[in-house]
Molecule: RNase P RNA; transfer RNA
Organism: Anaerolineales bacterium
Order: sequence, then C1' cells, then structure tokens
RNA sequence: UGGGUCAGCCGGGCGAUCGCGGGCGAUUUAAUCGCUCGAGGAAAGUCCGCGCUCCGCAGGGCUGGAUGCCGGGUAACACCCGGGUGGCGAAAGCCAUAGAUCGGGCCACAGAAACAAACCGCCACAUUGACGGAUCAUGCCAUUGGUCGACCAUCCGUCAAUGUGGUAAGGGUGAAAAGGUGGUGUAAGAGACCACCGGCGCUGGCAGCAAUGCUGGCGGCCAGGUAACCCUCGUCCGGAGCAAGGCCAAGCAGGAACGAACCCUCUGGGGGGAGGCGGCCCGCCUCCCUUGAGUUCCGGGUAGGCUGCAUGAGCCCGGCCGGCAACGGCAGGGCCCAGAUAGAUGAUCGCCAAGGCAGUACCGUCGGGGAGGAAGGGGCAACCCGUAAACCCGAAGGCCAUGCUGAACAGAACGCGGCUUAUAGGCAGACCCAUCCC
RNA sequence: CGGGGUGUAGCGCAGUUUGGCAGCGCACCGCGUUUGGGACGCGGGGGUCGGCGGUUCAAAUCCGCCCACCCCGACCA
Repeated sequence: UGGGUCAGCCGGGCGAUCGCGGGCGAUUUAAUCGCUCGAGGAAAGUCCGCGCUCCGCAGGGCUGGAUGCCGGGUAACACCCGGGUGGCGAAAGCCAUAGAUCGGGCCACAGAAACAAACCGCCACAUUGACGGAUCAUGCCAUUGGUCGACCAUCCGUCAAUGUGGUAAGGGUGAAAAGGUGGUGUAAGAGACCACCGGCGCUGGCAGCAAUGCUGGCGGCCAGGUAACCCUCGUCCGGAGCAAGGCCAAGCAGGAACGAACCCUCUGGGGGGAGGCGGCCCGCCUCCCUUGAGUUCCGGGUAGGCUGCAUGAGCCCGGCCGGCAACGGCAGGGCCCAGAUAGAUGAUCGCCAAGGCAGUACCGUCGGGGAGGAAGGGGCAACCCGUAAACCCGAAGGCCAUGCUGAACAGAACGCGGCUUAUAGGCAGACCCAUCCC
Repeated sequence: CGGGGUGUAGCGCAGUUUGGCAGCGCACCGCGUUUGGGACGCGGGGGUCGGCGGUUCAAAUCCGCCCACCCCGACCA
C1' cells in the first nucleotide's frame, strides 16, 4: 500500500428570538414573571427473562409448555463468558452442536426392496426339449490303414425353458441401498474367515470439576435418514396483567335466562352445590342450601381526579483485591437524571466543527508535440551507438485560497436485564494474508 | 398501552392438523350455439402461497425474524 476478519464508540456544538411540558419560588383563583429540569442507541418489534400488583396460600400429581454438548456468570433468561467436538477457510476467523442401540410414525416419484429386501445377473438341484459323443454295430474301400455309422433305449457333456433353493460380489432406481481395500474360501458368493483402515459397544489406565482427549484390552458388533414428528433423559415453569391494583368524586333503572337445595344430637356438625382454579384429579379456602349464592346476556350511567409512578437488580468517576473472561467483592468521591395523559421535549436565523463534493493558481512526476535517430561519438567501410532544454497541450496526484453541503433510523407512556430488527455519515482499535522499503 | 387472529390467481375461499403434482367458484381468453347479445356447452391461460433466513432429499405446511391488515379489552350499578 492492497485485500480480508473481528469487536467497539459517536451519531452534533455555541448563541439569539419565538414556543411546549414538569418542579420550586414570587405577584398570588385563573394568569404572568423568575430559576431549574426535559428522549434513544435503538425509546421500536413485544420475541425471551424478571421486579411489582391482584387472584386466600402459590400446595402435590397427571397433562401441557419451554429449554438442551460441558463448566461458570446473573435476580433470571432462549442472554453473556470460557472450554469441548465436528465442518468450512491458506489464515485471522465463521457455522453447527443432548439421544436414531427403549419404542412408535414417516421416507412422495422411481425402484425388486426404504430396513432387513431376490428384478436382472451368478450358482446348485429337478423336469422337459434340442444338439454332440460313447455303447447297441457293423458295412464299404482296402491291408500296421482310411471312411460311413440310421432308429429305439441307456450314460456323459453343452445349450434353452420352467420350477425349487442358495447368493447382497456386479447392474439398474433413488436424496439415501446394508462398512472400505486386498486376500483366503466357495457350486456361486458373502465379515463366512484373515490382514490393515474406519466406526460402534463393553471394560481398564492417565489428564481434566466436566464435556472430552490420549492410550490399552475384549467383542465381527457393522441395522440408513428424520427428534425445528411423537418420544426418552436432565433442568425450569401457577394464572393474569399498570385498562394489574388501591382511594375519592359524579351519575343511573333495572330486566331476562341458567341454577343445587337434604339429614342430624340444630349459635354447631355432616352431606351436597357453586366459585377461587388456567385442561383434569387430590388437597385447601370462601359462599350458599327457599330472606335463593353465582354465571351469562340485554339495558342504564360516568368517561373525572389522586395514587401505583421515579432512591433504583440506580447512574457517573477513578482505586484496590479475586477471576483467563463474563463478572463479583471492598472502601472512597460526585449526582438525582423526563414523567406527559391524546400525549410536552420543537421551529427559525446566525456562527462553528468532524467529514463530503467541486476546485483557480502553484509544485514536482508521467505521456504527446518540439524532434530532423539532430548535435556528437565509434568503425577502414557497410554501418553502429546516441538523444538535451526552453515552450505548448493533456493526464493522474500533492498542497491549499475559495464556494457549496453538513443529510439517517426514529420518538418515552409502570420499570429493569437481554435478543432481534431499522439506521445518512463519521471516529478509533485489534488481528490475518500478500507485496515493497529500512 | 395490553391481548389475540389473518395473509394462497383480479375477487371470495379450500388445502397447513398427518411435509411430496397448488385446487374450487365467479371473473378472463378462444371455439361452438344465435340474425346479434346474454345464458349454455367444450377447451385454455393466469400463482415470488405477505417477505427473508433456517430444518429436511423435499416446505403453502415445521422453526426463527420482519411487514401489512383485522378484532377484542375502561369504570360504576
């Protein structure tokens, strides 16, 4: 200098004028004035986890939901940190990650077969058929020889068809086909057997908290994928949500449907019913059992105030200690930091700033013209070597006067910790690879 | 602010539970029928399954993130 990887931060500043909301103070009903405070890194999506509040307590089991290598952090988490294994990459790094040997389901089409399978092929046997040979069995030519040799039956061999069986080596199908290579073996084959390699299970040793790694022994154990299908194992989870909930004020008109009702020794107990309780059961609690609880629906009224609600898993600053780190502990200093309720936190102007765009002049570099391979040099010669500057034009760059610009996503609504998504522009850093210089 | 649901052809909807060729009705196009039109008959075209990513051999369907739209929820008697 170029290319790449990772992890952070900022996302405007000052002033003037006008305007908005909260608090305090003053004049003091209202209103006005003064002082002071007034959005974010995501306030968003509401995807997780909590606080808080109510459901009497927040109980047990089943069901259901969430989560998932191991260890740690945390109030908790699906978050964070560290480690393990596998894959990708040349590297920095990135991605994935419980169990497929409990069991069930599914694996379209194709294919014989989608989990333990025989379609083709290979092999054995049986039957049938064809062909060849031998025997039955000689005849002829001829003379140590040559040639012919029909039919039936039997035997042997080859081929074909059918059937029975063996075979997972080979072919073909598919996303996926039953460990791989070589040999032994066999009728043909095959972990059937053997050697090496790979995987799995059982069982030791060493290292580690563990996941796991290294190493040894035994067993031919070698039967795919899917758990973001059911499931198994471990861990966690009660429900609803600030329109939760509490207090006050104002105002009105109630009605309908469903609906259990019993016993005894009667201020009580049993039994039953309804509800709390989200799906069921148990347990617990409350209410009711003829003065009728409760649920649902229709109708009516108000659409007001206070609180919850801002001192908190608070924020900032540096220090020490523990830890690789996330983070935790200790002591110290500083701060109070939005609380609107149809929803305030803004608008305009001026001056700046990081940065961006354009860019006169200047500076050197390069290219073209100037430029005639000139002048000049060498050579016996043919011929060969060899190009300077002014000036003009152009290109990329440096420096800098100046001009323009200075733009995003978005906006609290009880609060907090995370994740995810959106985001103009900018700043700073760590690491890897390549090249050059010292 | 809180809670829930939906998104498939121009329109209205199935298909998602149990993953395997994306379908129905109306609409549209062509032909026939008719003097012509409608209706009818026959044939045909048209799909980023809201978007992106993941799991899987394979995704409308399962999982995650995002987008758009719709619905419900105040208190008192």